[in-house]
RNA sequence: GCUUCUGUAGCUCAGGGGUAGAGCGCAUCCUUGGUAAGGAUGAGGUCGCGGGUUCAAAUCCCGCCAGAAGCU
Numbered sequence: 001g002c003u004u005c006u007g008u009a010g011c012u013c014a015g016g017g018g019u020a021g022a023g024c025g026c027a028u029c030c031u032u033g034g035u036a037a038g039g040a041u042g043a044g045g046u047c048g049c050g051g052g053u054u055c056a057a058a059u060c061c062c063g064c065c066a067g068a069a070g071c072u
Base pairs, nucleotide, nucleotide: 001071002070003069004068005067006066007065010024011023012022013021018055026042027041028040029039030038048064049063050062051061052060
C1' cells in the first nucleotide's frame, strides 16, 4: 500500500428498512432470624464520526476514524 471483517447499555452480544433488545452487572422492593440463591420493578444507549438515498436508516450507499485478520 491492497483486501476482508468488526464498531450497538458498565461488560459480552442480538437485531440486516417501521423508530433498539437479551444475559451478566447496577439501584429499589419482596422473600429469610441473617446471608446467599430466587422473584418483581426500574435506571442506563445522539447504535464510532460525517454526508447521501428514503415518507422513514442502527440497518442500504460513500468517505473518514479506531481495532482485528490476510496479502504484498
Molecule: transfer RNA
Organism: Akkermansia sp.